This is a predicted structure of a 76-nucleotide RNA (c-di-GMP-I-GGC riboswitch aptamer) from an Actinomycetota bacterium. Its mean pLDDT, the model's own confidence on a scale to 100, is 86. Taxonomically the source falls in Actinomycetota (Bacteria, Bacillati). It matches the Rfam family "c-di-GMP-I-GGC riboswitch aptamer". Rfam links the family to the GO term cyclic-di-GMP binding.
[in-house]
RNA sequence: CACGACAAAGGCAUACCCGGUGUGAGCCGGGGGCGCAAAGCCAGGGGUCUCCUGCGAGAUCGCCCAGCUACCGAAG
Numbered sequence: 001c002a003c004g005a006c007a008a009a010g011g012c013a014u015a016c017c018c019g020g021u022g023u024g025a026g027c028c029g030g031g032g033g034c035g036c037a038a039a040g041c042c043a044g045g046g047g048u049c050u051c052c053u054g055c056g057a058g059a060u061c062g063c064c065c066a067g068c069u070a071c072c073g074a075a076g
Stems, first nucleotide, its partner, number of pairs: 001076001003073002011036002016031006034062001040068002044065003047060005
């Protein structure tokens, strides 16, 4: 460090369930834990999805890329 271990500490939390919220995709809180070494932030590009059809407005970064930031530490 552009690396990531049958390591340690700590973190996040799919599906599903309950409550709330939104026309909706979804989101928020609680439970849960499939997974994640950026599953932290970001909607800039692409993808997917939604709507009351709008050269419009949205959702999703746990789909990929770009950008920003960060814990720990063997081997290399």